[in-house]
RNA sequence: UCAUCGAGAGGGGCAGAGGGACACGGCCCGACGAAGCCCCAGCAACCAGCCGAUCGGCGGCCAGGUGCUAAGUCCGUCCCCGGUCGAAGGCCGACUGGGGAGAGAUGA
Numbered sequence: 001u002c003a004u005c006g007a008g009a010g011g012g013g014c015a016g017a018g019g020g021a022c023a024c025g026g027c028c029c030g031a032c033g034a035a036g037c038c039c040c041a042g043c044a045a046c047c048a049g050c051c052g053a054u055c056g057g058c059g060g061c062c063a064g065g066u067g068c069u070a071a072g073u074c075c076g077u078c079c080c081c082g083g084u085c086g087a088a089g090g091c092c093g094a095c096u097g098g099g100g101a102g103a104g105a106u107g108a
Stems, first nucleotide, its partner, number of pairs: 001108005010040005018029003023077004041069003046065002049061004073103001078100009
């Protein structure tokens, strides 16, 4: 820089109190065992490899290199467009739907 991020896929051993990226707020997971490490299993198909087609950035196979295996990337935060309720005179508050940005993750 580009692409993707509503799908999918867990057991065991060691360990012993935290974890869900950071900050804040929420909501969850955790002594029926968190993080971390190891083993095995699985998911997916970005890249590689193979086959085919094509103008082509396409389709299929495979599973070597990564990745992943609670919750939408757990949700919100910034911007835009709505809804409901409340308060009122003034763009206030609570809840909520949709879109986008930002940040992040993974691959190349």
This is a predicted structure of a 108-nucleotide RNA (SAM riboswitch aptamer (S box leader)) from uncultured Aeromicrobium sp. It matches the Rfam family "SAM riboswitch aptamer (S box leader)". Rfam describes the family as follows. The SAM riboswitch is found upstream of a number of genes which code for proteins involved in methionine or cysteine biosynthesis in Gram-positive bacteria. Its mean pLDDT, the model's own confidence on a scale to 100, is 83.